Predicted 3D model of a 73-nucleotide RNA (transfer RNA) from a Peptococcaceae bacterium. Taxonomically the source falls in Peptococcaceae (Bacteria, Bacillota, Clostridia, Eubacteriales). Rfam family: tRNA. Rfam's curators write: Transfer RNA (tRNA) molecules are approximately 80 nucleotides in length. Their secondary structure includes four short double-helical elements and three loops (D, anti-codon, and T loops). Further hydrogen bonds mediate the characteristic L-shaped molecular structure. tRNAs have two regions of fundamental functional importance: the anti-codon, which is responsible for specific mRNA codon recognition, and the 3' end, to which the tRNAs corresponding amino acid is attached (by aminoacyl-tRNA synthetases). tRNAs cope with the degeneracy of the genetic code in two manners: having more than one tRNA (with a specific anti-codon) for a particular amino acid; and 'wobble' base-pairing, i.e. permitting non-standard base-pairing at the 3rd anti-codon position. The coordinates come from a structure-prediction model, not an experiment, and the mean pLDDT is 82.

[in-house]
RNA sequence: GGGGGUAUAGCUCAGCUGGGAGAGCGCCAGAAUCGCACUCUGGAGGCCAGCGGUUCGAUUCCGCUUACCUCCA
Repeated sequence: GGGGGUAUAGCUCAGCUGGGAGAGCGCCAGAAUCGCACUCUGGAGGCCAGCGGUUCGAUUCCGCUUACCUCCA
């Protein structure tokens, strides 16, 4: 330098065919307990890496950029 992949909640990851942003763990509150842990119930937390384009509508499609992984040289 060239090819491919990944980027979504604090962490690990789903999100199929473009229209609702989610799960587990963690965190907070409550229940239960003499108390802690476990368990149960509820809640908070996201500019979907960035910029642009297509579209009535983009996490999703297209282009470029950034970071990381990998292959070729």